[in-house]
RNA sequence: UGAUCCUGCCGGAGGCCAUUGCUAUCGGGGUCCGAUUUAGCCAUGCUAGUCGUGCGGGUUGAGACCCGCGGCGUAUAGCUCAGUAACACGUGGCCAAACUACCCACCAGACGGGAACAACCUCGGGAAACUGAGGCUAACUCUCGAUACGCGUUGACUGUUUGAAGACGUCGACGUUGAAACGCUUUGGCGCUGGUGGAUGUGGCUGCGGCCGAUUAGGUAGAUGGUGGGGUAACGGCCCACCAUGCCGAUAAUCGGUACGGGUUGUGAGAGCAAGAGCCCGGAGACGGAAUCUGAGACAAGAUUCCGGGCCCUACGGGGCGCAGCAGGCGCGAAACCUUUACACUGCACGUCAGUGCGAUAAGGGGACCCCGAGUGAAAGGGCAUAUCGCCCUUUCUUUUCUGAACCGUAGGGAGGUUCAGGAACAAGAGCUGGGCAAGACCGGUGCCAGCCGCCGCGGUAAUACCGGCAGCUCGAGUGAUGACCGAUUUUAUUGGGCCUAAAGCGUCCGUAGCUGGCCGCGCAAGUCCGUCGGGAAAUCCACCCGCUUAACGGGUGGGCGUCCGGCGGAAACUGUGCGGCUUGGGACAGGAAGGCUCGAGGGGUACGUUCGGGGUAGGAGUGAAAUCCCGUAAUCCUGAACGGACCGCCGAUGGCGAAAGCACCUCGAGAGGACUGAUCCGACAGUGAGGGACGAAAGCUGGGGUCUCGAACCGGAUUAGAUACCCGGGUAGUCCCAGCCGUAAACGAUGUUCGCUAGGUGUGACACUCACUACGAGUGAGUGUUGUGCCGCAGGGAAGCCGCUAAGCGAACCGCCUGGGAAGUACGUCCGCAAGGAUGAAACUUAAAGGAAUUGGCGGGGGAGCACUACAACCGGAGGAGCCUGCGGUUUAAUUGGACUCAACGCCGGACAUCUCACCAGCAUCGACUGUGGUAAUGACGGUCAGGUUGAUGACCUUACCCGAGCCACAGAGAGGAGGUGCAUGGCCGCCGUCAGCUCGUACCGUGAGGCGUCCUGUUAAGUCAGGCAACGAGCGAGACCCGCAUCCUUACUUGCCAGCAGCACCGCGAGGUGGCUGGGGACAGUAGGGAGACCGCCGUGGCUAACACGGAGGAAGGAACGGGCAACGGUAGGUCAGUAUGCCCCGAAUAUGCUGGGCAACACGCGGGCUACAAUGGCCGAGACAAUGGGUUCCAACGCCGAGAGGCGACGGUAAUCUCAGAAACUCGGUCGUAGUUCGGAUUGUGGACUGAAACUCGUCCACAUGAAGCUGGAUUCGGUAGUAAUCGCGUGUCAGAAGCGCGCGGUGAAUACGUCCCUGCUCCUUGCACACACCGCCCGUCAAAGCACCCGAGUGAGGUCCGGAUGAGGCUCCCGAGAGGGAGUCGAAUCUGGGCUUCGCAAGGGGGCUUAAGUCGUAACAAGGUAGCCGUAGGGGAAUCUGCGGCUGGAU
Repeated sequence: UGAUCCUGCCGGAGGCCAUUGCUAUCGGGGUCCGAUUUAGCCAUGCUAGUCGUGCGGGUUGAGACCCGCGGCGUAUAGCUCAGUAACACGUGGCCAAACUACCCACCAGACGGGAACAACCUCGGGAAACUGAGGCUAACUCUCGAUACGCGUUGACUGUUUGAAGACGUCGACGUUGAAACGCUUUGGCGCUGGUGGAUGUGGCUGCGGCCGAUUAGGUAGAUGGUGGGGUAACGGCCCACCAUGCCGAUAAUCGGUACGGGUUGUGAGAGCAAGAGCCCGGAGACGGAAUCUGAGACAAGAUUCCGGGCCCUACGGGGCGCAGCAGGCGCGAAACCUUUACACUGCACGUCAGUGCGAUAAGGGGACCCCGAGUGAAAGGGCAUAUCGCCCUUUCUUUUCUGAACCGUAGGGAGGUUCAGGAACAAGAGCUGGGCAAGACCGGUGCCAGCCGCCGCGGUAAUACCGGCAGCUCGAGUGAUGACCGAUUUUAUUGGGCCUAAAGCGUCCGUAGCUGGCCGCGCAAGUCCGUCGGGAAAUCCACCCGCUUAACGGGUGGGCGUCCGGCGGAAACUGUGCGGCUUGGGACAGGAAGGCUCGAGGGGUACGUUCGGGGUAGGAGUGAAAUCCCGUAAUCCUGAACGGACCGCCGAUGGCGAAAGCACCUCGAGAGGACUGAUCCGACAGUGAGGGACGAAAGCUGGGGUCUCGAACCGGAUUAGAUACCCGGGUAGUCCCAGCCGUAAACGAUGUUCGCUAGGUGUGACACUCACUACGAGUGAGUGUUGUGCCGCAGGGAAGCCGCUAAGCGAACCGCCUGGGAAGUACGUCCGCAAGGAUGAAACUUAAAGGAAUUGGCGGGGGAGCACUACAACCGGAGGAGCCUGCGGUUUAAUUGGACUCAACGCCGGACAUCUCACCAGCAUCGACUGUGGUAAUGACGGUCAGGUUGAUGACCUUACCCGAGCCACAGAGAGGAGGUGCAUGGCCGCCGUCAGCUCGUACCGUGAGGCGUCCUGUUAAGUCAGGCAACGAGCGAGACCCGCAUCCUUACUUGCCAGCAGCACCGCGAGGUGGCUGGGGACAGUAGGGAGACCGCCGUGGCUAACACGGAGGAAGGAACGGGCAACGGUAGGUCAGUAUGCCCCGAAUAUGCUGGGCAACACGCGGGCUACAAUGGCCGAGACAAUGGGUUCCAACGCCGAGAGGCGACGGUAAUCUCAGAAACUCGGUCGUAGUUCGGAUUGUGGACUGAAACUCGUCCACAUGAAGCUGGAUUCGGUAGUAAUCGCGUGUCAGAAGCGCGCGGUGAAUACGUCCCUGCUCCUUGCACACACCGCCCGUCAAAGCACCCGAGUGAGGUCCGGAUGAGGCUCCCGAGAGGGAGUCGAAUCUGGGCUUCGCAAGGGGGCUUAAGUCGUAACAAGGUAGCCGUAGGGGAAUCUGCGGCUGGAU
């Protein structure tokens, strides 16, 4: 998707993380708990001290404590992730360019002097913070001198190391800086100084590695290098002066965005993808920023100074603070705990030690953070209930948890452990139940509402999908929801995809970088491979063992991980590289041949247009038809000539050439390429090709020419509802040439270039060769090879269509491109262009599909074949006009009950309604089985009834009275009943497709599959009927056969039928004779109803294939299905019927039930259908005469007789029927009359009088008689029926029915015309073709406009941020100079503030623009069928809109 295969995306199922809903018994373990939003702000407390074995002082009764100097520490630990794309990190290497307190090892030392400042005392300033002056004093404080060491220069020396040295070592000389604490002590020791080495830590350099963007392509002035200085622990433009002009970049510089990096973590089979919170390593930061001191170490935030912003105190003068430490608070948010205990453990700092300190750490509390473990009971018996599920009782057992107690446990407590007692006690939920996906075809509610839904999809009165109940399923102290990530996804494809038509080959070629590269040999060893050494922290991961009761967890050992880096040694096949060679790739050369190859020049040809000359006359032209148009100033036409521009027939092709675009009259000149052939030459020189360059149809643009034709725009004429089109008449740009731009096409083989390999067959172009023939020609024919160009086809490939040595097969190299549809090849930016525009090229938003190929159907204003009187044609007769009947609509009405609406509703519902029917309207009445509750009732319920009242009528009701003898009334349920609803819930029945000839199955075969084949083709038939062919062979349903009727014959039977012959009887008649089946009889005939025969293309001829069959003929009652019926497929039509009956659900239930009276269904300005009667002479009327069949009959048919003008009435035989009867058919025949007239046609309408049925004919019946005597003189467009005993015409019967046929169903009588074809119209069947349809053309579908919503683009301007470059001010630092100092000056760096400009990001915005979405708006009909003008691509112009037209192109166009 109707179904299929493919492509492709969307959704689901797994794991994990965060938040959250509902719910919750216990224990253990863990590296969990303000990371995500605000590196936002913080009240309060705590977080770094220690040393009396360095020193001074104060206080005290004493243990002791306090202040200060001094030493060490405070650079650790802890927190956070803002910045950072960087030597920050990881990994490897280097420092011959470095430092390192405390610690370790070794060597050598500690000599002689001096001085100051705190505390303290005295006096001041200040609110405070703090601070000033004078005086005293010790030391492991400071300082002078000496020595050692060090440093520099220089000399010598055998020497060391290294890839290399300007490095190092030893010994001299000179110069220079220039140590120490002999302190403390409990006498054990702790310390001090110099040097060397180690360890630890730190600093620096460097190879490689790890994000996105090219809509960021050029960046850079200390920039790159040199010389010389300064600075540093140390190298260096790190800084400075001078000199040079370099340096980086497509292997991505620079710029922008984002981001701490790693070990690891999540997921995955892996490769990968995603993450970097917590733990560990490294870095960075400490309110934003800058700077500095001390020190071994900091540019330090629990140090200092300053600037900025914030907060606090203040006596207004001035001060103070920094939780991204632990708790805690506010804010932010979806989002995260106690202002707990202790230094007992592990560590750190100090100390000789004891010890002190530590919100590091340990431990507790809180948290459904994660992982692990356990439980919420077990057994037996009995009872109740059941569709299932289940519920209750009793007894016994167990005790993890629970409650209570004791001991152990701990720094303290808690947890926990052990023991005892009690007691099943204290402990189950969440989600789901339409599919995916385990579990309801249960009940109630709802009724496209409310709602559900990841996706598909549920809901419009029977919801397994919503909301509840019950039941079930999954997991379970959890279970769901939302969001992120991985997987699923081979939908980014290295493993592991594609590009003819699905998305995707650049329009074509040349060529730079890059990538890739033929055969042979030798060397090297970069890649590669092997061995070995070093590194790759721990944790994490895996295996085993061990410890907590198990497990989680932890420990040990081993492995692995880190997929890698480095050193050394080796191998040499392959890649690479160097050298040498080769010829097959490639190139060159030579030869003849082919060519619409390119450029230029010259020449030619017909046609066309115009003009001129001659001839000639009324039209021409054009179309579906016309008109506009031309023509008497002479057109069109014929003829002669001139001029002009464009083009190049035939040959011509499935053909040739070219890289593609493209190229066609002839000749010449110039140039280029390919193929073939060659005992020639070079020797890998090659392939592809990002960027780049060149060429590039048509249209278009600029300038200049030219302008015959054609011809966008435009102007007319038609067409049309309109016609901005299609058709016609004109016509400008353009079409042509030169010069220049543009750079696009369905630029297509929708197929990139190159090379190799892999069956054939058959055409055709070019070349070479061979053979044969020869008219000897550049001849003809056959073949071979190479190279082009077509068709078919094997293997193979492909989703299929198809491709198939010209691959879409099998391989290699390189490039381009794709990743759901739309928005959109759009916007923005950039480049190109004169412009039009081109190139590059998104997102928001929206959507569940869009798409390819093929299949079945349906459809086509596609094709072919066949068929049909619900098709045509031919013919006959009607309808449509009139009157009436009848049905429907409409209108009206109290009601005019309801259904049915193309064929396939409308004389249909058997539906002709007076009441009934009856469903409608008006009015009056009647009715609740059964159950419950409450009343009432033997003091009489219900019911019945005379009379009166009431009423249309009535013991229905009321009054009064009587009879009777057991229930009655009210309420609540529940019923009966319903022609109330749903024919779209149904059964059954029916109509139509269908007066059709189709519909399928089994097996086999074909196809991945849907499906096909069979069922096709040819002939034939009424037929898928039959025959022949065929990957089919058979079969079933339907057709046919069959059944019934009718037509012929035979036979049997013979009553109620028949009566020829025989006999009789009766009647009529003078008679002759006739009549009656009446009787006996008879079966001849007719008839009836049983059985049989007959027709089969059987026979003949012709055609056809020797077939099927067709045509003609004979015979025959009948001839090709004799004729007419019945039956009648798979299915479809939501066709009709709930109003025949049945029936689910819903509804009404004292009314939507039931009865009665009356009315209505019958109305009547009108429209439609079906009929009847007519309009007349083929007739009407009158008289006379003839011939049927089918049927019906007991509440019935009624002979016959009588009465009546008639309808009819009164009697009445017979008949339950081949017996009696309805019942005397009519058209017709004969005779008469009428004479073309609104009539002697026609009979409507109306009046009067009567008859019948019925309880009743007013609304509203039928009939009779008389009177009346309307329309109508053959019917527009259109339309219906019919092919033979048919149409037409004539009557008869019957159904309905009390009464009543213009209707239905039957019956017979009379009885034609035309065709023997066709597919034109309407349809049906089959084959084929196209399709964007599948609710299937009454289909699908496009655009403008209108309405609403959403996101986006442009946008005058406006606001905020980032960054860069300037200017001004300038805290502070550094250097230099002056100065005794205070201080001053110069230079330089410089935070911050103000200000100008450039670039860039974000927000808002009047207005403008398109886009998307939204059940039923407007206009058209563009596309899909030849879609009604084939469509589409590029371009240009026009137009409300889809679109139209021109030019060139494509087939992805039918016939």
This is a predicted structure of a 1455-nucleotide RNA (small-subunit ribosomal RNA) from an uncultured haloarchaeon. It matches the Rfam family "Archaeal small subunit ribosomal RNA". For this family Rfam cites "The comparative RNA web (CRW) site: an online database of comparative sequence and structure information for ribosomal, intron, and other RNAs" (Cannone et al., BMC Bioinformatics, 2002). The RNAcentral record of the sequence draws on ENA and SILVA. The coordinates come from a structure-prediction model, not an experiment, and the mean pLDDT is 81.